Small-subunit ribosomal RNA from a metagenome, 1611 nucleotides, folded computationally. Its mean pLDDT, the model's own confidence on a scale to 100, is 80. RNAcentral holds the sequence, with entries from SILVA. Rfam family: Bacterial small subunit ribosomal RNA.
RNA sequence: AGAGUUUGAUCCUGGCUCAGAACGAACGCUGGCGGCGCGUUUUAAGCAUGCAAGUCGAACGGUAAAAAGGUGCUUGCACCUUUUGAGAGUGGCGAACGGGUGAGUAACACGUAGGUGAACUGCCUUGGGAUUGGGGAUAGCCCAUGGAAACAUGGAGUAAUACCGAAUAAGUCUGUAGAUCUUGUUCUACAGGGAAAGGAGCGAUUGCUUCGUCCUAAGAUGUGCCUGCGCCUGAUUAGCUUGUUGGUAAGGUAAGAGCUUACCAAGGCGACGAUCAGUAGCCGGCCUGAGAGGGUGACCGGCCACACUGGGACUGAGAUACGGCCCAGACUCCUACGGGAGGCAGCAGCUAAGAAUCUUCCGCAAUGGGCGAAAGCCUGACGGAGCGACGCCGCGUGGAUGAUGAAGGCCGAAAGGUUGUAAAAUCCUUUUCUUAGUGAAGAAUAACAUGGAGAGGAAAUGCUCUGUGGAUGACGUUAACUUUGGAAUAAGCCCCGGCUAAUUACGUGCCAGCAGCCGCGGUAAUACGUAUGGGGCAAGCGUUGUUCGGAUUUAUUGGGCGUAAAGGGCGCGUAGGCGGUUUAACAAGCUUGAUGUGAAAGACACCAGCUCAACUGGUGGAACGCAUUGAGAACUGUUAAACUAGAGUUCGAGAGGGGAGACUGGAAUUCCUGGUGUAGGGGUGAAAUCUGUAGAUAUCAGGAAGAACACCGGUGGCGAAGGCGAGUCUCUGGCUCUGGACUGACGCUGAGGCGCGGAAGCGUAGGGAGCGAACAGGAUUAGAUACCCUGGUAGUCUACGCUGUAAACGAUGUGCACUGGGUGUUGGUCCCACUAUUAUAUUGGUAAUGGACCUAAAUUAGUUGUUGGAAAUUGUAACUAUAGGCGUAAGGUUAUAAUAGAAGAAACUAACUUGAUUGGGCUUUUUGAAGCCUAAGAUGUAAUAGUGGGAUCAGUGCCGUAGCUAACGCGUUAAGUGCACCGCCUGGGGAGUAUGCCCGCAAGGGUGAAACUCAAAGGAAUUGACGGGGGCCCGCACAAGCGGUGGAGCAUGUGGUUUAAUUCGAUGAUACGCGAGGAACCUUACCAGGGUUUGACAUAUACAGGAAGACAUAAGAGAUUAUGUUGCUGCUUGCAGUCUGUAUACAGGUGCUGCAUGGUUGUCUUCAGCUCGUGCCGUGAGGUGUUGGGUUAAGUCCCGCAACGAGCGCAACCCCUGCUGUCAGUUACUAACAGGUAAUGCUGAGGACUCUGGCGGAACUGCCGGUGACAAACCGGAGGAAGGUGGGGACGACGUCAAAUCAUCAUGGCCCUUAUGUCCUGGGCUACACACGUGCUACAAUGGCCGGUACAGAGUGACGCGAAACGGUGACGUGGAGCAAAUCACAUAAAGCUGGUCUCAGUUCGGAUUGAAGUCUGAAACUCGACUUCAUGAAGUUGGAAUCGCUAGUAAUCGCGCAUCAGCAUGGCGCGGUGAAUACGUUCCCGGGCCUUGUACACACCGCCCGUCACACCACCCGAGUUGGGGGUACCCAAAGUUGCUAGUCUAACCUGCAAAGGAGGACGGUGCCUAAGGUAUGCUCGGUAAGGGGGGUGAAGUCGUAACAAGGUA
Repeated sequence: AGAGUUUGAUCCUGGCUCAGAACGAACGCUGGCGGCGCGUUUUAAGCAUGCAAGUCGAACGGUAAAAAGGUGCUUGCACCUUUUGAGAGUGGCGAACGGGUGAGUAACACGUAGGUGAACUGCCUUGGGAUUGGGGAUAGCCCAUGGAAACAUGGAGUAAUACCGAAUAAGUCUGUAGAUCUUGUUCUACAGGGAAAGGAGCGAUUGCUUCGUCCUAAGAUGUGCCUGCGCCUGAUUAGCUUGUUGGUAAGGUAAGAGCUUACCAAGGCGACGAUCAGUAGCCGGCCUGAGAGGGUGACCGGCCACACUGGGACUGAGAUACGGCCCAGACUCCUACGGGAGGCAGCAGCUAAGAAUCUUCCGCAAUGGGCGAAAGCCUGACGGAGCGACGCCGCGUGGAUGAUGAAGGCCGAAAGGUUGUAAAAUCCUUUUCUUAGUGAAGAAUAACAUGGAGAGGAAAUGCUCUGUGGAUGACGUUAACUUUGGAAUAAGCCCCGGCUAAUUACGUGCCAGCAGCCGCGGUAAUACGUAUGGGGCAAGCGUUGUUCGGAUUUAUUGGGCGUAAAGGGCGCGUAGGCGGUUUAACAAGCUUGAUGUGAAAGACACCAGCUCAACUGGUGGAACGCAUUGAGAACUGUUAAACUAGAGUUCGAGAGGGGAGACUGGAAUUCCUGGUGUAGGGGUGAAAUCUGUAGAUAUCAGGAAGAACACCGGUGGCGAAGGCGAGUCUCUGGCUCUGGACUGACGCUGAGGCGCGGAAGCGUAGGGAGCGAACAGGAUUAGAUACCCUGGUAGUCUACGCUGUAAACGAUGUGCACUGGGUGUUGGUCCCACUAUUAUAUUGGUAAUGGACCUAAAUUAGUUGUUGGAAAUUGUAACUAUAGGCGUAAGGUUAUAAUAGAAGAAACUAACUUGAUUGGGCUUUUUGAAGCCUAAGAUGUAAUAGUGGGAUCAGUGCCGUAGCUAACGCGUUAAGUGCACCGCCUGGGGAGUAUGCCCGCAAGGGUGAAACUCAAAGGAAUUGACGGGGGCCCGCACAAGCGGUGGAGCAUGUGGUUUAAUUCGAUGAUACGCGAGGAACCUUACCAGGGUUUGACAUAUACAGGAAGACAUAAGAGAUUAUGUUGCUGCUUGCAGUCUGUAUACAGGUGCUGCAUGGUUGUCUUCAGCUCGUGCCGUGAGGUGUUGGGUUAAGUCCCGCAACGAGCGCAACCCCUGCUGUCAGUUACUAACAGGUAAUGCUGAGGACUCUGGCGGAACUGCCGGUGACAAACCGGAGGAAGGUGGGGACGACGUCAAAUCAUCAUGGCCCUUAUGUCCUGGGCUACACACGUGCUACAAUGGCCGGUACAGAGUGACGCGAAACGGUGACGUGGAGCAAAUCACAUAAAGCUGGUCUCAGUUCGGAUUGAAGUCUGAAACUCGACUUCAUGAAGUUGGAAUCGCUAGUAAUCGCGCAUCAGCAUGGCGCGGUGAAUACGUUCCCGGGCCUUGUACACACCGCCCGUCACACCACCCGAGUUGGGGGUACCCAAAGUUGCUAGUCUAACCUGCAAAGGAGGACGGUGCCUAAGGUAUGCUCGGUAAGGGGGGUGAAGUCGUAACAAGGUA
């Protein structure tokens, strides 16, 4: 520190699970020792028995009893004295500590820090002052009474450090007054109140000492009370409270206070969570964690609470009292039935409960506590021992040597491997164990004895400090050490598929079982069980449970919200949170210093003690907290004063379907009326319902009604969202832009709250044309409660209310700031150019005039370089440190250098352009001409409008950089970078369900679980596959044709049935004239029967024998058996070969598994695809290449391209065929020559031809034209025997179908072994109501029959083909020539051609079936062969739905040959003869290829998957009721008790009084308030149980449909 698990694979999200540590544990297996710890977590359930709190005689009276002495005498009794003196009692102190438990308690209970000017405090310490003098009782004891007992009552009488007065009062307390001060603090004055007890020792005549007692001051300790802060969960608990909140007065307390009472006021608490409910003792600490945190509160320590349950007070310094009291209740016990007793949550122990937790031990030796002057007594506190592997720590169970790597086990075919130096064996050691012994420390001192020193005293006793001696040990047979014996007494548990270290065999066979998650097991299980081996830990090991961790999986550190879970539907706004610039002050936050505290123990570091360690001791530091106090002032805050950049106001413009109301308009639709007009209309995929002769539809005119507003119209506008669309008017909200002025932070967000909020829905009142849930009818369909059609009610519209939800979506909260660009569009503003209009200004000179020229002015462009020096950038150097601190960079300041060089001013040059016009009128003038007016033009300027361009502000789109993101994508309108605030999420299902509450008229909405269940659910992207998605393309795929099948008869194969057997396999395409290329026997595997067992066959060994074989005979169905005759070989002479018999290893199996396999084969498919290397892209799976544009039969070729190349496929190379050259030439051929015949290459001969067989040539889009992109290629043409792969064959990529074959062969495993082997005879594979496939022959005239006649190719032949000739109607027979074949034979090819006949009929078609007679093969044709002849002459007259083949030498048709084979062919394989039709085309059916798209599929659509019903199980909800707990309210009754009142009864101390008596006070009694338990009533709340009802979940193969995923077939 991570890992496994969602997928075919990937990345992400996200849950589940594991590895770690821990424990007061439990369970399973196992178990040697020691040390130190721990040990009822469950019912605060009940308890037998013993013990756990007493002590003091130096506070008191004094007894029983004992001893001694004495007296009396009744000689064993009474009394007296002395000594000792139990038990009980009075009295004092203690019992409020120590010990236990955690029920209650959510609280000032606890923790922490404070306060007490509001308090008490026995014993103890330190001071001060006292301790005088009296009185009356009462226990005990004695007598008596009641009672079972517990106990109670009366009488007589007694003591005290018991009780009560009196005196005194420094100080104290109370009151008053004054001062002081922080409320009751402190000081002063006055008045009043209030004490005591003695004992012991010494000395002795008063006394001294000491322990006590009383008053008082202070300390210490302990306690009470108060306060700040901290302190669990639930809002499905939101309001709570009447002594409640405050005041006044009184009471009360140790003390403040509504603590209590009366009166007055009406307050107090609460979203910063009151109240209520649940849970819980709190803390130091402990466990875990890197830490922050989370969990926990056993042991040890601090605090609190409790003591059978509830209530109450008393005593006391202290209790509302665990081992005290009273009362009530439950329970237990005793009882004489009247009444009593008790409280282990003390130590042991018991019972029950439970998975589970110990001895009825020893001792006060140590430490501590109570009492006592002390000795001492008491002490289940404590110290120890016992039991328990419950935990932590330590030690051991031996060490060394030891190979033939023993035996045995396991594995392996064997070789061998492994267990394994392990054992044995030899040598050694003795921790532990055992025997015997020695033996620390824990013990300090007390009493007492004896010294020393000191103070004081007359002295003594005594007091303080100190030295020496001085008893006492539970543990304990202690620890430790020495010693005897001897390897002797001592190893298990879990695991071994991955995570996770560690494997093999056998058994089992989805069984038995395993499992933390994923998952193993269905015949080869590293996952089950056993064994062997191995791994881990070890006196333990595993399992279970719990906590933290891993889990950043509640995220402060440290997460998220477009699509994975998650942004509120939208706004306004309250509380709250956050907040611009400057200055000053303060110091709350903040920073820093100091002080106090944060107990000890624990933790950490170091040191030390037990042999080490655990354990223990010491020292130190730390402790982030709280409080007090000093300082600082940057930031936050507060206060004050200002500012204008945020925000707003006003003035000026602008756009807009923003909202509300009123009025108006036209088109369309429907209806009504009337006219014209006639048979249909309407509707659909097709129909029907419907409508129409009572006149529809159509058309014309008029009228009525309601609703919606075509075109414009647009990723255009407006609005917060929902949403808004005819026009006009009225009212009204918001927004944008320009630049002035003004206010001066007025701001942002926003829990609750309030408002708005589509459609549907609800209420009331209207309205209702069209559309149209429900409903009706018609269709569709297996059904069709749907989709389609005809109708049609609510509704849709208006007004007023309600509802409050939507995929209310940008699935993206609001606001602000910052961060490259490009391109649209909407609304403003500014600038430029142009156009138009209007207004205004100008329209010169030279020259006679014109042309021409000049120039002012204006314009544009450019140049020069003077002055000037802004902003900026960069470099260098120095300085600076105020960001809370330290440090440091950016930064800031200054200087300098370089670059750069704006605005403004000036000068110069050049350029071109424009235009200096025209008409009319009037006046003047001699003419030229001048002036004025007017019109038109031109130019300049200004304004307005429009068009175009640019800039800017505000909106709204698209594309994209950086960046972000899991990816998709987002990208100034962020999903980037930051800040502020709000909302929300935490695996899927159950479930947005149940229940409670709130809202609503209802429908329903808001809020919103759990049990249970799963290991996933999910997002994005990738590759495939698929789609009743799209595009492109191909194929006898369709279409166009030709011929068939399906109907008949027969043949053949299959299914089925039958059978003793009908052997087995093949079974959609891709089985079915298939394995089988040929079942009468054989084959043969099947059946029946009969034989046989080393075997029918192979190898080897041993032994015996000499045969084997042949022939014959007998039995038998045969196999076989028996008998007879005949009968070995080689030689090295006892061997070899061979054979037979016997025996052993073994043979043998067509027995099973093709889902264990090899090989072979089918199919997709002769489809054009399938991949790799390197590079590049992507986080990755992957992509690219291979896609695109063309083209091809083709991933064929070309072009382009982040790809460049390559491989397997395609094509080619091979064979046949078509043309030709050359060579060769017999058995083939025969032109020329010769011979010969009736005739024939018949013969000689020839090598020309045909032909045969070798070797070559030829075809390549090579040539031409066109198209195309100058390509590839295509189209057409020429030439050519052949033309665009010429035709055919062989050849089959990566892969798919667990395709076929264990019966070709081979082979793992399993099975049989006198049989599942093997031999034989006979039978069967040939069966036959039936169904299917493949064929043959036909149904006839394109034909049948009878004559004549012509032309092939390719094959075969010696166990063969078999000629001629002869016989037979014929099959065939006789015969035997020739031929191992270009020689001979099979062997006549047939259709065709030609002549004749038949004449449309069940026929002269057709030939099945049957009868008879034969032939051939063969041992053998019955089951069961083929053929021949004669006779017989079925069905069938062209075949339903459906379906097959074929694109040219093809289909169709005709015959021939071959293999197998004794015989058997309609099948198979070949051969040639004759020889067509059609293809427009790719819409559709089928199959395939490429690209693209969608997907919830990936055993991939024969996929996935939804809901009801039925069955089983599980948890839950409702539920008439029934039952229990809790707390509330009201009332009734009211114990004990405190307190108030009361004078009924009684009354020692004190007062008055001579006394009697009275008073004060007290006790008892009575009574009032309060009040536990109890009772009644009522409603609340939480459980248990429940007839019945409800949904949910889960469950290999149930039912019905098919809703979703593809356009999922109605998105």